[in-house]
Small-subunit ribosomal RNA, central domain from an uncultured prokaryote, 351 nucleotides, folded computationally.
Model confidence (mean pLDDT): 88 of 100.

Context: one part of a larger RNA
RNA sequence: CUGGGCGUAAAGCGCGCGUAGGCGGUUAGAUAAGUUGGGUGUGAAAUCCCUGGGCUCAACCUAGGAACUGCAUUCGAUACUGUCUAACUAGAGUAUGGUAGAGGGGUGUGGAAUUUAAGGGUGUAGCGGUGAAAUGCGUAGAUAUCGGGAGGAACAUCAGUGGCGAAGGCGGCCAGCUGGGCCAAGACUGACGCUGAGGCACGAAAGCGUGGGGAGCAAACAGGAUUAGAUACCCUGGUAGUCCACGCCCUAAACGAUGAGAACUAGACGUUGGGUUCAUAAAAGAACUUAGUGUCGCAGCUAACGCGAUAAGUUCUCCGCCUGGGGAGUACGGCCGCAAGGUUGAAACUC
Numbered sequence: 001c002u003g004g005g006c007g008u009a010a011a012g013c014g015c016g017c018g019u020a021g022g023c024g025g026u027u028a029g030a031u032a033a034g035u036u037g038g039g040u041g042u043g044a045a046a047u048c049c050c051u052g053g054g055c056u057c058a059a060c061c062u063a064g065g066a067a068c069u070g071c072a073u074u075c076g077a078u079a080c081u082g083u084c085u086a087a088c089u090a091g092a093g094u095a096u097g098g099u100a101g102a103g104g105g106g107u108g109u110g111g112a113a114u115u116u117a118a119g120g121g122u123g124u125a126g127c128g129g130u131g132a133a134a135u136g137c138g139u140a141g142a143u144a145u146c147g148g149g150a151g152g153a154a155c156a157u158c159a160g161u162g163g164c165g166a167a168g169g170c171g172g173c174c175a176g177c178u179g180g181g182c183c184a185a186g187a188c189u190g191a192c193g194c195u196g197a198g199g200c201a202c203g204a205a206a207g208c209g210u211g212g213g214g215a216g217c218a219a220a221c222a223g224g225a226u227u228a229g230a231u232a233c234c235c236u237g238g239u240a241g242u243c244c245a246c247g248c249c250c251u252a253a254a255c256g257a258u259g260a261g262a263a264c265u266a267g268a269c270g271u272u273g274g275g276u277u278c279a280u281a282a283a284a285g286a287a288c289u290u291a292g293u294g295u296c297g298c299a300g301c302u303a304a305c306g307c308g309a310u311a312a313g314u315u316c317u318c319c320g321c322c323u324g325g326g327g328a329g330u331a332c333g334g335c336c337g338c339a340a341g342g343u344u345g346a347a348a349c350u351c
Base pairs, nucleotide, nucleotide: 003323004322005321006320007305008304012319014202016200017199021195022194023193025088026087027086028085029084030083031082033081034080035077036076037075038074039073040072041071042070049065050064051063052062053061054060091192092189093188094187096184097183098182099181103178104177108173109172110155115150116149120146121145122144126137127136163170164169207248208247209246210245211244212243216242217241221237222236223235224234259318260317261316262315263314264313267296268295269294270293271292272291273290274289275288276287277286278285300307301306324351325350326349333344334343335342336341
C1' cells in the first nucleotide's frame, strides 16, 4: 500500500456557514461519453507458459503455438451512470394560521443577603475562629441590636434525567429589537438536495492590552497554627483576578470520550411542546398522532462493559482521523500571537 478500524483498547476536527470536489428523487424521450459485445490494425525479438526437437540427462540451446490482460479504429447493444430535452411531487424550500422556550444583544428596573464610615440610637466586655488554639478585632466602646445611607456582584423559592441554542453556553422582573424550532391544513416553487479539502465566523475558564469598577470571594503574598519538617491541608488578613467597555488569545475530561445527512428494523413505561378524537358544567382524564427528552427491553451488534428507533442494529453518501510503547505533542522550519503561547509536526536512540 491493500486492508481493518475510530463509546471505554490508537483513532470523530470544540462547533457551525460554505467554495472546489464527491454523491444525489420519480417518469418519458434523445444521445452513446462511461459501460458492454464483435471485427480490423498494432502490441519487435528475447523472456514467461504449453507441445515438440538437439547436446547420454539436466541446466542450456532450438522450432511452433499460446500469451502479451494494452492502445487505436470501426460496427453494434442501451439496463445502469453521464449529458441534453420535456414533465412530476414523495426530498428541499416558500407562503398562511397557530404555539412553547434561562435562544441572542442593548436599555430600564426590583427585592433578599453580604460589606461598609473618623455617621446616629440602645448597650457593655468581650468578639471572632478552631480538633484545640493563636495571629486578628475591641474600653479611642467592638461583637450584638434598631432605623437610615452608600456601593458592587449574584438572582433563593418557582426548578423539573424541565426548556432553548450549532457548539461554547443561557435563569429576578418590564417593555421594545432580533435568530431559530415545532404543529396544522396542504396553497405555491419544482430536485432548488446531502456532505464539505481549503476558506470564513463563533468558541467556557484562565491569561494579555487600554480605560473604568471593586461588595463578596480569592491565585500570589504576610502572619498564626499543625508537623520531625509543612514553601500544604486549618485559621486571620490580602493583591492581581473575578465585574463593565473595546481589542486580543483560540485552548479544555470543548464529553454522549459516540462527525453530518438519509432509509429501514418488536415492544413497555415516564416527561415537555403542538394537533385530532372521546369524555366533561369546568378542570382533571383516556386514545391516537407529531417533534423533543429520559428509563427499561426483543432481534441484532459488542472483547466485555454495554448499545438497543436519540443504535454502538441493517444499509447508503460525504468529510475528519488511527496504524506498538517511550522519546513527544518535544525539536527544527513555516504560519498565527503584544506576550503567554497556539497550530502544523519529525528523527536519532530505546523497549